[in-house]
RNA sequence: ACUAAGAUAUUGCCGAAUUUCCGAAGUAAUUCGGAGAACGGGGGAUCCAUCCUGGGUGAAUUGAUCUCGUAACAAAGUGAUCAUAGGGAACCUUCAACCGAACCCUCAGCUAACCUCGUAGGCACCGGAAGGGGAAAAU
Numbered sequence: 001a002c003u004a005a006g007a008u009a010u011u012g013c014c015g016a017a018u019u020u021c022c023g024a025a026g027u028a029a030u031u032c033g034g035a036g037a038a039c040g041g042g043g044g045a046u047c048c049a050u051c052c053u054g055g056g057u058g059a060a061u062u063g064a065u066c067u068c069g070u071a072a073c074a075a076a077g078u079g080a081u082c083a084u085a086g087g088g089a090a091c092c093u094u095c096a097a098c099c100g101a102a103c104c105c106u107c108a109g110c111u112a113a114c115c116u117c118g119u120a121g122g123c124a125c126c127g128g129a130a131g132g133g134g135a136a137a138a139u
Base pairs, nucleotide, nucleotide: 011124012123013122014121018037019036020035021034022033023032024031025030038119039118040117041116042115043114048109054105055104056103057102062083063082064081065080066079068077086099087098091132092131093130094129095128
């Protein structure tokens, strides 16, 4: 000097997942309980739609090939690879790289009033490049 790993702090990101007050415990950090605000999800009339083949959160949908499965290259389903709708750091376009999961419920179209639930988890180090647009400041 470079690289890798870990910890703490700041800053920022994905996501709804933030914040205020009161009480208790604690040296403190913080933890527990309660009440609000804010953000987000679900259920739920008339009207409309449909005559359902289950549905929901989420970007995470849809295919091809192979494997297991099968009496059978049957079907459902399992696993793998390659692609793909779609997705993310000020706005737009293009290119590049990356993601393209997981979980929940078996009644459920939209839906005012109303009812109800959540407020987690994870990640990064001047933010990949080009073009355009816009804003601010100075003269």